[in-house]
C1' cells in the first nucleotide's frame, strides 16, 4: 500500500415502501372507482470507513442581470484526470535512505523593505582577533661577516587557526616577500550553441577567472483564479394578532433597495422607504432521496481515468426509527488431552512439531439527518 469490519436463523418490538381486508368521512358516480385517517394480516428492505472533524471542491435552491475596478482571499515546477478541487495520476528536481522507498508551502532574493540572536575582527557597499611576511628602531644573546629573540612603528596578505547554522566558490599543483583565479587542471557558477523530451529538465560542445550568502511558512513582487449565501437554502397551505406607537428621510430636483466590504456603472423606486419599542404565530406539507448513482464484463491507457455492453434500486427518521433476548458456525486469545511424522537412545523411555477435541474468555474506532467527490483524524484484524 491493499482487504475486511463477522455470517446465518427464531421470538417479541419499532419506522419505510408494497400488496389484501375491515371500520369512518368526503368526492365522482349507472355500476363502481378515487382520496384522507384508524385497525388487522402478508411481502420486502432498514448506519459507517470513517457516518467524525465542518478543512477544501461542487450539485441543488434563493438573491431582477450579476458588468468594470480597488481591496481582499486562494493556489504556484512540468503534463495529465475529473463536475470540480488546495484532490489524484505520472514525470522532472531538490532532500533523507544501505535499499525497496519516503518527503517537498518546488514562481522570484539583480523591483523594493525588513530580518540573520549570542559569538566573533567582520553577517552584506562588509572585516582583521591570533597569525605570516617586507622595511626601519631599540635591548639582549652570539662564532662579532652575519644570524637568532623580545618589544615598538610602517606597509603587504585573507592561504593557515578561532567564533559561528552560515565568513570574500571547492580541491590539488605552481608562482610569490608571504599570500590571493595571482596562473593552470577538475569540478561549480555565467554566457551561447547542439542533441534528446510536449514539457519541467537531462546530455554533451564552446567560452569567461567569474562572485559575496540563508530566508519570501517575513513584508512584498509576478502568474491564474474567485459574486454572495446556504437545506436552520427554499417553496406551499393553514392560523393568529394591535398593522398599534415613536422618530427620520422623501415623494421624480429621487429617500430607500438590488444579501461579503468599498468605488464607478445599470437597473427597480413614490403616501414611499429606514430605525426603534410593543403585540400576534412557532402548526402542517414538500423540498426528502434514481443519484456527476451501484455491481459485472470487455476494450484503451504505465496509470488516474474513459468508453461500449448487461444487470440492480439498496435508510428516509423529524427530539429523530434501524432495538431486546436466544442459538449455530467463523475470527482472536487462553488453559487441558493429543493422533501422523522426525530426532536422541541397545532398550525402558525422552524431546520437537502438532491434524484434531474440550473448557474459559474476548471482540476496537464509533450512530445517518439535502447529497456527492476528496483530505484529515481516530481504530481491531489480515494479507
Nucleotide at each position: 500500500g491493499g482487504c475486511c469490519a463477522g455470517a446465518u436463523g427464531a421470538u417479541c418490538g419499532c419506522c419505510c415502501g408494497u400488496c389484501u381486508u375491515c371500520g369512518c368521512a368526503c368526492c365522482c358516480g349507472a355500476a363502481g372507482g378515487g382520496u384522507g385517517c384508524g385497525g388487522a394480516g402478508g411481502c420486502g428492505a432498514g448506519a459507517g470507513g470513517a457516518a467524525a472533524g465542518u478543512c477544501c471542491g461542487a450539485a441543488c435552491u434563493c438573491c431582477g442581470c450579476a458588468g468594470g475596478g480597488c481591496a481582499g482571499u486562494g493556489c504556484g515546477c512540468c503534463g495529465g484526470g475529473u463536475a470540480a478541487c488546495u484532490c489524484c495520476c505520472g514525470g522532472u528536481c531538490a532532500g533523507g535512505g544501505u535499499g525497496a522507498c519516503c518527503u517537498g508551502a518546488a514562481g522570484g532574493a539583480c523591483a523594493g523593505u525588513g530580518g540573520c540572536a549570542c559569538a566573533g575582527a567582520a553577517a552584506a557597499c562588509a572585516u582583521a582577533c591570533c597569525g605570516c611576511c617586507c622595511g626601519c628602531c631599540u635591548u639582549c644573546g652570539u662564532u662579532c661577516g652575519g644570524c637568532g629573540a623580545a618589544g615598538g612603528c610602517g606597509g603587504g596578505u585573507a592561504a593557515g587557526g578561532g567564533u559561528g547554522a552560515a565568513a570574500a566558490g571547492g580541491u590539488g599543483c605552481g608562482g610569490u616577500a608571504a599570500g590571493a583565479g595571482c596562473g593552470c587542471a577538475c569540478c561549480g557558477c555565467g554566457u551561447u550553441c547542439g542533441u534528446g523530451g510536449c514539457a519541467a529538465c537531462a546530455c554533451g560542445g564552446a567560452u569567461g577567472g567569474c562572485a559575496g550568502g540563508c530566508a519570501a511558512a517575513a513584508c512584498c513582487c509576478c502568474g491564474c483564479a474567485c459574486g454572495g449565501a446556504g437545506c436552520a437554502a427554499g417553496g406551499c397551505c393553514a392560523a393568529a394578532u394591535a398593522g398599534g406607537g415613536a422618530g427620520g428621510c422623501g415623494c421624480u430636483c429621487g429617500a430607500g433597495g438590488a444579501c461579503g466590504g468599498c468605488c464607478c456603472g445599470u437597473c427597480c423606486g413614490a403616501a414611499g422607504c429606514c430605525u426603534c419599542c410593543g403585540g400576534g404565530u412557532a402548526g402542517g406539507c414538500c423540498g426528502c432521496u434514481g443519484g456527476a448513482u451501484c455491481c459485472c464484463g470487455u476494450c484503451a491507457g504505465c496509470g488516474a481515468u474513459g468508453a461500449c455492453g448487461g444487470g440492480g434500486c439498496u435508510a428516509g427518521a423529524g427530539g429523530a426509527a434501524u432495538g431486546a433476548u436466544u442459538g449455530u458456525c467463523g475470527c482472536c486469545u487462553c488453559g487441558c488431552c493429543g493422533a501422523a511424522g522426525c530426532c536422541c537412545g541397545c532398550a525402558a523411555g525422552g524431546g520437537c512439531c502438532g491434524a484434531g477435541g474440550c473448557g474459559a474468555g474476548g471482540a476496537a474506532c464509533a450512530g445517518a439527518a439535502u447529497u456527492c467527490g476528496g483530505c484529515u483524524u481516530a481504530c481491531g484484524g489480515c494479507c
Molecule: Bacterial RNase P class A
Organism: soil metagenome